[in-house]
RNA sequence: GCAGUCGACCAGGCGAUCGCUGGUCCGGUUCACGGCAAAGUGUGACGGGCUGGAGGAAAGUCCGAACUCCGCAGGGCAGUGCGCCGGGUAACACCCGGGCGGGGCAACCCGACGGAACAGUGGCACAGAAAAUAUACCGCUCACCGAAACGGGAGCCCGCAAGGGCGAGCGCGACGGUGAGUAAGGGUGAAAUGGUGCGGUAAGAGCGCACCGCGCGGCCGGCAACGGACGUGGCAGGCAAAACCCCGCACGGAGCAAGACCAAAUAGGGAAGCGUUCGAGGACGGCCCGUCCGAAGCUUCCGGGUAGGUUGCUCGAGGCCGCGAGUGAUCGCGGCCCUAGAGGAAUGAUCGCCACGUGCUGGGUUUCCCGCCGGCUGCUCACGCAGCCGAACGGGAGGCACAGUGCGAACAGAACUCGGCUUACCGGUCCCCUGCAGCC
RNA sequence: GGGCCGCUAGCUCAGUGGUAGAGCAUCCGCCUUUUAAGCGGUUGGUCCCGGGUUCAAUUCCCGGGCGGCCCACCA
Repeated sequence: GCAGUCGACCAGGCGAUCGCUGGUCCGGUUCACGGCAAAGUGUGACGGGCUGGAGGAAAGUCCGAACUCCGCAGGGCAGUGCGCCGGGUAACACCCGGGCGGGGCAACCCGACGGAACAGUGGCACAGAAAAUAUACCGCUCACCGAAACGGGAGCCCGCAAGGGCGAGCGCGACGGUGAGUAAGGGUGAAAUGGUGCGGUAAGAGCGCACCGCGCGGCCGGCAACGGACGUGGCAGGCAAAACCCCGCACGGAGCAAGACCAAAUAGGGAAGCGUUCGAGGACGGCCCGUCCGAAGCUUCCGGGUAGGUUGCUCGAGGCCGCGAGUGAUCGCGGCCCUAGAGGAAUGAUCGCCACGUGCUGGGUUUCCCGCCGGCUGCUCACGCAGCCGAACGGGAGGCACAGUGCGAACAGAACUCGGCUUACCGGUCCCCUGCAGCC
Repeated sequence: GGGCCGCUAGCUCAGUGGUAGAGCAUCCGCCUUUUAAGCGGUUGGUCCCGGGUUCAAUUCCCGGGCGGCCCACCA
C1' cells in the first nucleotide's frame, strides 16, 4: 500500500428569519366565585419572555418481562415454545465462556447441536434385481446334464509297399440348460448394508489380519458437555424427527383501546336460546374433573345514546464517570445528572457560511518511466553498439496539498415502559488483529 | 396502539412432500342464414419474495413484502 476480520462510536455544525409543541413566569382581558365596593381566588383564549423537545433502529410485533384486570388460576388431556455443557440475568427463544461439527491460507465466521431413527406408526417418486425381516439382473465360481470343435488313438478297411481313410471307450470342452455359492466388479439411483490394503478362497466375503472409522468397558483429565491413551467386540438395522412421535423443561388468560375516577346523553327497547335446586352462567381459554361464586338471571343478535375531561404517564431492572471482582456476559461500591410526554398526534421550513464524500478542470510540487542531449568506460580499423552517470527540455503514469465547479448526503418519526432478537440503512471516525506485496 | 387471518392462470378457488389442476374468461373449430346458447380443442403459472431442512418444497421451518378483518364507553 492492497485485501480482509472484529469491536466501539457518530448520524452534519454554526448563525439569521418564520413556524409547531410541553413546562413556567408576566401582561391586559373573558367567565365564575367572592364581597357594599375594592382586593383576592379559580378558569379560558390571546400576546410576550425564559426553557425542554425522536432513534440506532423510535420499525417488524418475533421473544421475554414489568404493570393492570379477570372468582388468586388445583389436577389431567389437548396445544404452544424451547432443546450440547457451564455461567449471567427480573426473565428470555437473549448474552458470555467452553465442547463438538462445518467453512476460510489466516484473523475469524456459521450451526433448529436432545433421540448414534432397536419405543412405535408411516415415507423414500422415477429408475433399478432389490429402497429395508434385504435381494440376485449382468457378471464370477462349483457340481450335474447335453454338446460343436480339438487332442489322443484300441481297432477296422484300402494298398505289393511307401502311405491313405474310418475311428469306439478316454481327455479337453466353446456354448446351452438345471441346481447351488457369491456381493469383490458392472449397471440403476439422491441413497445399495463400514473404507483402504494384504492374506485367504472354487470364486468370494470381517472369512482372517493391519490401519482408519464405529460400538462397549473400566482408567485418567475436566464441575460438565467432552477429550486422551488402553483393552475389547468383526461391526450393530441406509436417509429423514424443519414426518407423526418419544423424552426433559416452561407456559392460567387478556392486554394501556389493560384498568380507575368524573361528566353528558338515550327507548335500561325488541327478538332468539338457555335457566330458577334435576341449577343457566361465571377464571376474556379448546375439553374434562375438582374448588368457589351464583337463590336469578345470563348469552347472542337487532336497535338507542355519548364519543368529553382527569388519571394510568414517565425517577426507571435509568444514564454517565471512576474504582474493584470476574477470561467474559455481568455484578458490587462511590460520585454526578434528570433527558419528550403530545393525543389526528409537535420536534420543521427557507437562506447564508463552514465541514464531509465523489467526479471533472486548472496550475503547483514530488516520484518513476521514455525520448533528446552531454560525459565516461568497454568492444570495434572505423561507422556504430552496449553499460553507467547527469543539469536543463519535451511526453506519459502515479502520489500530495490547493483553487474552481458539478453531483451526493441514507434508513427512517416516540404513542404505557423496559431487556433482547430480526429487518432497513448514503457514509464517516477510532482501536486491535490477519493475509499478500514492497522498502528499511 | 393491540390482536387475528390470507397471498396458486386474467377472475373465483382446489391441491399440503414426488411432472400444479377445476370452473369462468381468451383463441380456434363444429353447429346456425347470423349471433347467443351448446359441443370439441387450444393458450395461459417467478405457486408474493429471499434463505434454510430434504435426494426432491406450492406444501415443512425462518425472515421480509402486500392485502384484509376485529376492538372504546353508557344503559

Notes
This is a predicted complex of two RNAs, RNase P RNA and transfer RNA, with 515 nucleotides together. It holds a member of the Rfam family "Bacterial RNase P class A". The family's RNA type in Rfam is ribozyme. Rfam's curators write: Ribonuclease P (RNase P) is a ubiquitous endoribonuclease, found in archaea, bacteria and eukarya as well as chloroplasts and mitochondria.